RNA sequence: GCGCCUGAGGAGCGCUGCGACAGGGGCAAGCCCUGCCAGGCUCAGGACCCGGUGCAAUGGCCAACGGCGCUCCUGACCA
Numbered sequence: 001g002c003g004c005c006u007g008a009g010g011a012g013c014g015c016u017g018c019g020a021c022a023g024g025g026g027c028a029a030g031c032c033c034u035g036c037c038a039g040g041c042u043c044a045g046g047a048c049c050c051g052g053u054g055c056a057a058u059g060g061c062c063a064a065c066g067g068c069g070c071u072c073c074u075g076a077c078c079a
Stems, first nucleotide, its partner, number of pairs: 001049001004046006010072006018040001021035005039065001
């Protein structure tokens, strides 16, 4: 570092529906229809594989984001 697995990013309700996915149509398409759909993003860890560095411990700090509307929780500041 690639894809995979796990976890985290406070908790819910409603709405829309891009991508992906499923079904159907169509010669076919990057197309059309229907369904589903707002952690699909980021970070951390794990296994595997590849590459590099070191041969080794200690200490500190710890996110940023996530359509629209609403409710709650938590922290800080102001009144």
Molecule: SAH (S-adenosyl-L-homocysteine) riboswitch aptamer
Organism: Steroidobacteraceae bacterium